[in-house]
RNA sequence: AAGCGUUCUCAGGGCGGGGUGAAAGUCCCCACCGGCGGUGAUGGGCCUCGUGCCCUCAGCCCGCGAGCGCCUGCCAGGCCACGCCUGGCAGGGUCAGCAGACCCGGUUUGAUUCCGGGGCCGACGGUCACAGUCCGGAUGAAAGAGAGCGCGG
Repeated sequence: AAGCGUUCUCAGGGCGGGGUGAAAGUCCCCACCGGCGGUGAUGGGCCUCGUGCCCUCAGCCCGCGAGCGCCUGCCAGGCCACGCCUGGCAGGGUCAGCAGACCCGGUUUGAUUCCGGGGCCGACGGUCACAGUCCGGAUGAAAGAGAGCGCGG
């Protein structure tokens, strides 16, 4: 130093204008937003000018996360049976799912990442009318990031 353990902190953005209507940030036209790790040819800064350091770099390429579902267990209620239904709580990720979405041209040894153009995608529940953008579970959880301490030659 790697690695391991442990504690703490942090960890998501966005409806502005117009139309219709009794009613819409939910529909229609225009607008706006993009979590985490990887990959990668981004862009920028600094000096000691080096095989240097620092910041930044993909929503749609590969993975991950929360949510829903699914499975398991427990509790309550129902049916009127011996298993199913409804609700609640807890657990499970080497669980199949919802679950997603990109092409064309240019540069190039090399780009679905750069540049140009045109497209596309977005959990669940709620709602005087259908939601990526409002409200709610959420002062939650978490991919992960950072710091402290210990072990570690």